[in-house]
Context: one part of a larger RNA
Molecule: small-subunit ribosomal RNA, central domain
Organism: uncultured bacterium
């Protein structure tokens, strides 16, 4: 609590999908619910207000009138907005012909590098730091050489480059799957935007249950460092990391910037596609459209910056905010297996 905000001062649900709801495109006819007009009715008196008048004036007071605007009646008006009907095609949507893509998902395939084993050659040291130690090593390591094993990740390519609603997607090949562009205008005919409540999905860690376990590594051992040293370094190492099948459901889930229309200078990369000039054909060039970037006008802004991918300029819908601390607590309830989420105060304090 009228309002004014929500990139960084308090505020955009983590992303979608979506009922009720709220809004909603161009033009007819009709109706008269909203609207917007006449009139009646009625809104007690007292008070107000105007005009007369009465107390010497005023305060006070008495008589008369008038009024905003509200309820109903009734009579009209049809531009808006509603509500019926019949249309349109510029939203939206299907069909059709390209075209890119680490978009999902299953299968199969692969070298590279790392550990381990097994053999060959071969010794006295290797590995490690700021320097060392622990530690491996003569029971033969390191190093090199061939054989074999097993997990995880996929070097250049690579790019402010690609997809996807987000989260997040990167070896190759196959199958199955989904959206996006573009081009041209066949066919629906407003079928649209949002969206409380609800539903889905959703890093990383965790947690249930079964595999796997090479590299790495909370914890936890030991060497160090130090005054100490539950670190930072350094050696070893467990869950974990991965596969399956279920849960949690939060992140600086960030562009710290909700979604959708529309309008408003330009330059100047880069991805896709289309059309044109060129050309013998491809590039090149030059339009257009979609998607990333950078600079930048007018406007905005508390600066910073933000600027057609708005933070400008409207318009529709959601979600939030209302000094700091107490506190994302505490207490109900809902959800989990639990961790713990989700909703969320108040006293008292400055």
């Nucleotide at each position: 609590u009228u309002g004014g905000g929500c990139g960084u001062a308090a505020a955009g649900c983590g992303u979608c999908c979506g009922c009720a709801g709220g809004u909603g495109g161009c033009a007819g006819u009709a109706c008269a619910a909203g609207u917007c007009u006449g009139c009646u009715g009625u809104c007690a008196a007292a008070g107000g207000u105007c005009a007369a008048g009465g107390c010497u004036u005023a305060a006070c007071u008495u008589u008369g009138g008038a009024c905003a605007g509200g309820c109903a009646g009734u009579g009209g008006a049809a531009a808006c907005u509603g509500u019926a009907c019949a249309g349109c095609u510029a939203g939206a949507g299907u069909a059709u012909g390209g075209u890119g893509g680490g978009g999902g998902c299953a299968g199969a395939g692969g070298g590279a590098a790392u550990u381990c084993c097994c053999a060959g050659u071969g010794u006295a040291g290797c590995g490690g730091u700021g320097a060392a130690a622990u530690g491996c090593g003569u029971a033969g390591a390191g190093a090199u050489u061939g054989g074999g094993a097993a997990g995880a990740a996929c070097a250049c390519c690579a790019g402010u480059g690609g997809c996807g609603a987000a989260g997040g997607c990167g070896c190759u090949c196959u199958g199955c799957u989904a959206g996006g562009c573009c081009a041209a205008a066949a066919c629906u005919g407003a079928c649209a935007c949002u969206c409380a409540g609800g539903g889905a999905c959703g890093a990383a860690a965790g947690c249930u249950a079964g595999g796997g376990g090479a590299g790495c590594g909370a914890a936890u051992g030991g060497g160090a460092u130090u005054a100490g040293a539950u670190a930072c370094c350094c050696c070893a190492g467990u869950a974990g990391u991965c596969c399956u099948a279920g849960c949690c459901g939060u992140a600086a889930a960030c562009g710290a910037u909700g979604g959708a229309u529309a309008c408003u200078a330009g330059g100047u990369g880069u991805a896709g596609c289309u059309u044109g000039u060129a050309u013998c054909g491809a590039c090149c060039c030059a339009a257009g459209c979609u998607g990333u970037g950078c600079c930048g006008u007018a406007g905005c802004u508390a600066a910073c910056g933000c600027g057609u991918u708005a933070a400008g300029u409207a318009u529709c819908c959601c979600g939030c905010c209302u000094g700091g601390g107490g506190a994302g607590u505490a207490c109900g309830c809902c959800g989990g297996c639990a961790a713990c989420g989700g909703u969320g105060a108040a006293a008292c304090u400055c």